[in-house]
RNA sequence: CACCCCAUGGAGUAGCGGUUAGCUCACCUCCCUUUCACGGAGGUAGCACGGGUUCGAAUCCCGUUGGGGUGACCA
Repeated sequence: CACCCCAUGGAGUAGCGGUUAGCUCACCUCCCUUUCACGGAGGUAGCACGGGUUCGAAUCCCGUUGGGGUGACCA
């Protein structure tokens, strides 16, 4: 320098144009228990950033940022 991949609640992960953005753990409240743990019910919180396409974008396109990989250069 070129190309490719990744970025989603506190952590991990699903999603492939119309989902209320799901799941597990964690956290909060209540129930259960003599207490704790387990278990049950409910709740808070998220699409890296900017722009575009579209009636509609986490999803497609472009750019930026950060991370990773391959190749080239060094040779």
The RNA shown here (transfer RNA) has 75 nucleotides and comes from a Candidatus Methylacidiphilales bacterium. Taxonomically the source falls in Methylacidiphilales (Bacteria, Pseudomonadati, Verrucomicrobiota, Methylacidiphilae). The sequence was found in a public genome assembly.